[in-house]
RNA sequence: GUGCAGGGGGCUUAGGGUUCCGGUCGGUUCGCCGAUGCCUGGUCCGAGAAGCCCCGCCCGCGCGGCAAAUUCCGCGCAGGUACACGGCGGGCCAAAAUCCCGGGAGAG
Repeated sequence: GUGCAGGGGGCUUAGGGUUCCGGUCGGUUCGCCGAUGCCUGGUCCGAGAAGCCCCGCCCGCGCGGCAAAUUCCGCGCAGGUACACGGCGGGCCAAAAUCCCGGGAGAG
């Protein structure tokens, strides 16, 4: 200097709003109805650059299979899966967002 793994999912959290529940206020024929998220909340949404877990993948070693193997297939064990600044605008759902477009544009 060049090449080579860095992918998918789940549960959470930071964060987010307001369909539903609850709170608050008003009304009420006492069944409920309306307003309010500038209500800490439960449900809900939720991270590439947050956490944990599972699968996958990469590398090494060992063992087994096949006529044979460093090469194909399978199993086991150990290790790795790095780094990461970032709009405006648009989109989804009830709505918003550190969600999605997007590890995009751009910067470095």